[in-house]
Context: one part of a larger RNA
RNA sequence: CUUACACCUGGACAGAAAGACCCUAUGAAGCUUUACUAUAACUUGACAUUGACUUUGGGCUCCUUUUGCGCAGUCUAGGUGGGAGGCUAUGAUAUCUUGUUUCCGGGCAAGAUGGAGCCGUUUUUGAGAGACCACUCUGAAAGAGCUAAAAUUCUAAUAGUGAUCCUUGAAUCAGGACACUUGACAGUGUCAGGCGGGUAGUUUUUCUGGGGCGGAAUCCUCCUAAAAAGUAACGGAGGUGCGCAAAGGUUCCCUCAGGCUGGACGGAAAUCAGCUGUAGAGUGUAAAGGCAUAAGGGAGCUUGACUGCAAGACCUACAAGUCGAGCAGGGGCGAAAGCCGGCCUUAGUGAUCCGACGGUACCGCGUGGAAGGGCCGUCGCUCAACGGAUAAAAGUUACUCUAGGGAUAACAGGCUGAUCUUCCCCAAGAGUCCACAUCGACGGGAAGGUUUGGCACCUCGAUGUCGGCUUAUCAUAUCCUAGAGCGGUAGUACGUUCUAAGGGUCGGGCUGUUCGCCCGUUAAAAUGGUACGUGAGCUGGGUUCAGAACGUUGUGAAACAGUUUGGUCCAUAUCCGGUGUAAG
Numbered sequence: 001c002u003u004a005c006a007c008c009u010g011g012a013c014a015g016a017a018a019g020a021c022c023c024u025a026u027g028a029a030g031c032u033u034u035a036c037u038a039u040a041a042c043u044u045g046a047c048a049u050u051g052a053c054u055u056u057g058g059g060c061u062c063c064u065u066u067u068g069c070g071c072a073g074u075c076u077a078g079g080u081g082g083g084a085g086g087c088u089a090u091g092a093u094a095u096c097u098u099g100u101u102u103c104c105g106g107g108c109a110a111g112a113u114g115g116a117g118c119c120g121u122u123u124u125u126g127a128g129a130g131a132c133c134a135c136u137c138u139g140a141a142a143g144a145g146c147u148a149a150a151a152u153u154c155u156a157a158u159a160g161u162g163a164u165c166c167u168u169g170a171a172u173c174a175g176g177a178c179a180c181u182u183g184a185c186a187g188u189g190u191c192a193g194g195c196g197g198g199u200a201g202u203u204u205u206u207c208u209g210g211g212g213c214g215g216a217a218u219c220c221u222c223c224u225a226a227a228a229a230g231u232a233a234c235g236g237a238g239g240u241g242c243g244c245a246a247a248g249g250u251u252c253c254c255u256c257a258g259g260c261u262g263g264a265c266g267g268a269a270a271u272c273a274g275c276u277g278u279a280g281a282g283u284g285u286a287a288a289g290g291c292a293u294a295a296g297g298g299a300g301c302u303u304g305a306c307u308g309c310a311a312g313a314c315c316u317a318c319a320a321g322u323c324g325a326g327c328a329g330g331g332g333c334g335a336a337a338g339c340c341g342g343c344c345u346u347a348g349u350g351a352u353c354c355g356a357c358g359g360u361a362c363c364g365c366g367u368g369g370a371a372g373g374g375c376c377g378u379c380g381c382u383c384a385a386c387g388g389a390u391a392a393a394a395g396u397u398a399c400u401c402u403a404g405g406g407a408u409a410a411c412a413g414g415c416u417g418a419u420c421u422u423c424c425c426c427a428a429g430a431g432u433c434c435a436c437a438u439c440g441a442c443g444g445g446a447a448g449g450u451u452u453g454g455c456a457c458c459u460c461g462a463u464g465u466c467g468g469c470u471u472a473u474c475a476u477a478u479c480c481u482a483g484a485g486c487g488g489u490a491g492u493a494c495g496u497u498c499u500a501a502g503g504g505u506c507g508g509g510c511u512g513u514u515c516g517c518c519c520g521u522u523a524a525a526a527u528g529g530u531a532c533g534u535g536a537g538c539u540g541g542g543u544u545c546a547g548a549a550c551g552u553u554g555u556g557a558a559a560c561a562g563u564u565u566g567g568u569c570c571a572u573a574u575c576c577g578g579u580g581u582a583a584g
Stems, first nucleotide, its partner, number of pairs: 001584008010576003015570001022405004027401002029397004035202005042194008051154002054151003058147005064141003068137001078136005085119003094113008159181004164177004205217003214234001219239005241386001242284001243343002248302007256280001258276005282291002285348001287346003306329004312323003318387001331340003354380007362373002412459001413457001414455003418452001420448006429439002466541001467539003471533001472530005479504003482499006506520005547565004551560003
């Protein structure tokens, strides 16, 4: 070295299970609630089943009776019409009593006495007789009818009870009879309102140097933007969701800020005068680009902040957005030429559906209309997640599930090296003096790849995660042991640097701990790499499933790099590798 056998597990990112962590899905399910929308149940009302009497207080209609006061007018004149007579022995004027009403003047009704008269037509008034008749209004009283309500009562619906009786083969079943109680309530049905996680169906956005938390989402201006246009980022700066009847149109006129000088109160700065002054002012509002021929500042007259269009362009995936000469109508200003379809320009916004209002008279379900629709104009959306899924929507899951993703996080690796560790350069200073025995500020340059990070490149059809045990192997930036240089090296000790990796580098207490603190030793108790070496070698204390609890948060389901207790670690080794034995 080859072969065989017996063993060990370092590797085959070994096997097993389309990762359970994380993210994504206009996926699912369980649970919660002051998410949304329904709904069982409950409740309230109306009607039906549902009947009777009485009383009470309402409403309406009819009949009878009655009431009605401004001033003037003998006086308490409701309104209108007719009307010259009417009432009275069937008891007038008058007197008395009672009741009622009152504006306290009076009016009306009933009864008694009594026995023949009383009132009107004329003067006052808008209106003339309650002399008489008819109709009618306001308020009141009595009566009749209708109607709804409330309360009490009743019994015959309904409901309940029965140890009684009947039917049937037994029965506490069922039906009927009888008795008692209840009672038009209750119960039941239909409709409507309320309440309603008891139940159900669903929703709960996206971007994002993983996700969450935070922030943002439309529009305008500048830079980034690389001298056409355009151009990204959770890049750097800011604004908008309007305003204005003048801050619009036109005609005419004017020139600003600042500085210097002068000038009562008056000052740095008020108003005034002169000179200078390309703009350093102003522009309704951010920024940019403009603007003195002004787009800036005034005054006069006005409404073009028009109606119907539109050649042609810009921009652009679409839909949108932007500019526009010119024509017609009827106007404003101006002597006219002319200018005027809002504002110095660029933000000040919202598609479609649905609905509303005005107009038009296009359609009109046999015809004529109407309803309804169309067309023109206008209005109603922090639809702001702003190209707007619905008129209408939040959470939780460690009880969880599925499809996927290394398109995306946690471990490890990789890249980087801010941070970290080590070294070097310069040398202010400390070191009595003296930068460099030793230390070294302010700064600068490297190396390493052990920390915390950044990135998200292999791995999510699985690369098992802290610590310990076991067992190693390597580096040297050396802790000890060996040999040297320098020293602020007398010696003993020691400081620093160089050579050097051969060998070595402890036992305990606490804690799951690595670490750390402590005890006792030691020549020394070095620093690191090896998937923070090593779980197909062990453990399983911690972390990180399901149970339970505390504190805290939350209305709650639940949650917590908060705590506590409990909690299944599989495997017969094919190949490489290694150990031993045997043979060649």
Large-subunit ribosomal RNA, domain V from Castanea mollissima, 584 nucleotides, folded computationally. Its Rfam family is "Bacterial large subunit ribosomal RNA". Rfam links the family to the GO terms ribosome and structural constituent of ribosome. The prediction has a mean pLDDT of 83. Lineage of the source: Eukaryota > eudicotyledons > rosids > Fagaceae > Castanea.